The prediction has a mean pLDDT of 79. The RNA shown here (Fluoride riboswitch aptamer (crcB RNA motif)) has 64 nucleotides and comes from an Actinomycetes bacterium. The sequence was found by an Rfam model in a public genome assembly.
[in-house]
RNA sequence: UGAAAAAAUGGCGAUGAAGCUCGCCUAAAUUGUUCCUUCCGGGACUAAUGGCUUCUACAGAACG
Numbered sequence: 001u002g003a004a005a006a007a008a009u010g011g012c013g014a015u016g017a018a019g020c021u022c023g024c025c026u027a028a029a030u031u032g033u034u035c036c037u038u039c040c041g042g043g044a045c046u047a048a049u050g051g052c053u054u055c056u057a058c059a060g061a062a063c064g
Base pairs, nucleotide, nucleotide: 010025011024012023013022016055017054018053019052020051021050032045033044034043035042036041
């Protein structure tokens, strides 16, 4: 590098992807905080992780 055989394969954890890990769910697990409201709706703030690491997007600062 190629070929053959066998076995395994779920989903979810407030904004994207991958690996590891923890917890939860069997049609559920899950869907942040806060203010106003005529309860129709209109604002403000944090966060790309459940946790760790990396990448991407965004924001800020410094240097070239």